The RNA shown here (Lysine riboswitch aptamer) has 155 nucleotides and comes from a marine eukaryotic metagenome.
The RNAcentral record of the sequence draws on MGnify.
[in-house]
RNA sequence: AUAGAGGCGCAAUCAACAAAAGUAAUGUGGCGAGAGGGUACUCGCUGAACCACAUGAAAGGGACGAUUGCCGAAACAUGAUAUCGACAGAUAUCGUGAUUGGACUAGGGAAGAAUAUCCUCUAGACUCCUACCAUGUAUUUGGUAGAGGCGCUAU
Numbered sequence: 001a002u003a004g005a006g007g008c009g010c011a012a013u014c015a016a017c018a019a020a021a022g023u024a025a026u027g028u029g030g031c032g033a034g035a036g037g038g039u040a041c042u043c044g045c046u047g048a049a050c051c052a053c054a055u056g057a058a059a060g061g062g063a064c065g066a067u068u069g070c071c072g073a074a075a076c077a078u079g080a081u082a083u084c085g086a087c088a089g090a091u092a093u094c095g096u097g098a099u100u101g102g103a104c105u106a107g108g109g110a111a112g113a114a115u116a117u118c119c120u121c122u123a124g125a126c127u128c129c130u131a132c133c134a135u136g137u138a139u140u141u142g143g144u145a146g147a148g149g150c151g152c153u154a155u
Stems, first nucleotide, its partner, number of pairs: 001155004007071001009070006017062001025055006034043003038087002074100002076097009101127002104124006111117001128148001129146006
């Protein structure tokens, strides 16, 4: 450098579906001064909040399915740029990382409409890889250790 392995393996896209929600918003009537926001601030007597009737969404996120790209796949942290009205925050692209092997369960934290789901920390056993030891004639089995991927296997 090339080609591969782990397994509820990773990520993206698409369609429909559930939920978001009978919510937001709009219209009519009543009532009559507050309401929203993390902050700044914004809306409101040209009628707030609330009540009744009528109409009535969407985004992000999501189990399953299909397709595509892959095995630092990807995630996370951080910096720069751009966008969302300012900050906070969020999203996208690129860079850096001597953070993380993988998924599962429990608890804590944060996001979320949500007991879904995602991320992170701690603990636990399982599994993969490597090293060492023992066993075995099977195509292995068992034990110990590893903060393990910049690794492992083959050429």
Model confidence (mean pLDDT): 79 of 100. Rfam family: Lysine riboswitch aptamer. Gene Ontology term of the family: lysine biosynthetic process.